[in-house]
A computed fold for a 345-nucleotide part of an RNA from an uncultured organism, annotated as small-subunit ribosomal RNA, central domain.
Context: one part of a larger RNA
RNA sequence: CUGGGCGUAAAGGGUGAGUAGGUGGUCAUUAAAGUCAGAUGUAAAAGGCAAUGGCUCAACCAUUGUAAGCAUAUGAAACUUAAUGACUUGAGUGCAGGAGAGGUAAAUGGAAUUCCUAGUGUAGCGGUGAAAUGCGUAGAUAUUAGGAAGAACACCAGUGGCGAAGGCGAUUUACUGGACUGUAACUGACACUGAGUCACGAAAGCGUGGGGAGCAAACAGGAUUAGAUACCCUGGUAGUCCACGCUGUAAACGAUGAGUGCUAGGUGUCGGCAAGAGAUUGUCGGUGCCGCAGUUAACGCAUUAAGCACUCCGCCUGGGGAGUACGAUCGCAAGAUUGAAACUC
Numbered sequence: 001c002u003g004g005g006c007g008u009a010a011a012g013g014g015u016g017a018g019u020a021g022g023u024g025g026u027c028a029u030u031a032a033a034g035u036c037a038g039a040u041g042u043a044a045a046a047g048g049c050a051a052u053g054g055c056u057c058a059a060c061c062a063u064u065g066u067a068a069g070c071a072u073a074u075g076a077a078a079c080u081u082a083a084u085g086a087c088u089u090g091a092g093u094g095c096a097g098g099a100g101a102g103g104u105a106a107a108u109g110g111a112a113u114u115c116c117u118a119g120u121g122u123a124g125c126g127g128u129g130a131a132a133u134g135c136g137u138a139g140a141u142a143u144u145a146g147g148a149a150g151a152a153c154a155c156c157a158g159u160g161g162c163g164a165a166g167g168c169g170a171u172u173u174a175c176u177g178g179a180c181u182g183u184a185a186c187u188g189a190c191a192c193u194g195a196g197u198c199a200c201g202a203a204a205g206c207g208u209g210g211g212g213a214g215c216a217a218a219c220a221g222g223a224u225u226a227g228a229u230a231c232c233c234u235g236g237u238a239g240u241c242c243a244c245g246c247u248g249u250a251a252a253c254g255a256u257g258a259g260u261g262c263u264a265g266g267u268g269u270c271g272g273c274a275a276g277a278g279a280u281u282g283u284c285g286g287u288g289c290c291g292c293a294g295u296u297a298a299c300g301c302a303u304u305a306a307g308c309a310c311u312c313c314g315c316c317u318g319g320g321g322a323g324u325a326c327g328a329u330c331g332c333a334a335g336a337u338u339g340a341a342a343c344u345c
Stems, first nucleotide, its partner, number of pairs: 003317004007299002012313001014200004021193003025087007033080002035076003039072004048066007090190001091187003094183004102176007109153001113149008124135002161168002205246006214240002219235004257312006265290011294301002318345003327338004
């Protein structure tokens, strides 16, 4: 390489949009590029393969036969392909509905926390396993009233919902994306996947300017301890928040790529629709649990497949060295992406 694989052994790209490419529904006609048939030419000799023979065998040697491939013309038309015409079930549009923490922006609200001011009040408060550092007679803690600030939205809350993923949770308004159900009016294969490419992408981090209540890397002190650069306590700066820009990574996980079809059921739940007086039943789309066939090394998976198949993409090929070195690209930097070898077991 081939092959075999990718939930947990090595291996699914963090997610999407989409270019090239690959693949692609039903019917009819035509063509004949692929395909198939026999024919002709070529395919040097040696070598290969098969048969027979010669050295006593064998190696070795000889004779005969033989090959895809390429080219030419002739023919076949099932499939792929191409062209033309048609279809509606795939896909999309329209119309009618209900659901949702989907997104962006603005405004508003209450509880709590901290601080400030004032009143009451007096010796403690706080913290821990126990303490101490710390705060407090310059009146703390507690309590009442008023004010300020920033951040987060208790209950509702649910293996509930929405989103491609990251993620999204107070209320109202504005703008806005998608999915689902019903209908079957319209288009008529317009589809699937997707190398490059582009966009989005938690937290931390970076740049500029704001903001800063609480929390809190670093740091300081108090403890603990043999030590304690920790765990515990008292403080506390970046940061956490906002705007704009960058970074582009995560156990970015369902450790499970996307699409389509097929393959027992049972039981919850969410959103529709239909039937029924109702109980309930049916159906479509999600989301869970259990479980058959099947599958798996086992665990388990099991119509939300890890089952049975097809299409397309990504990736793996013993452990370490190493996600390192070098080079290149990107980045302000941190670093990211791509990504070896020697050597060693």
The full RNA is in RNAcentral, with records from ENA and SILVA.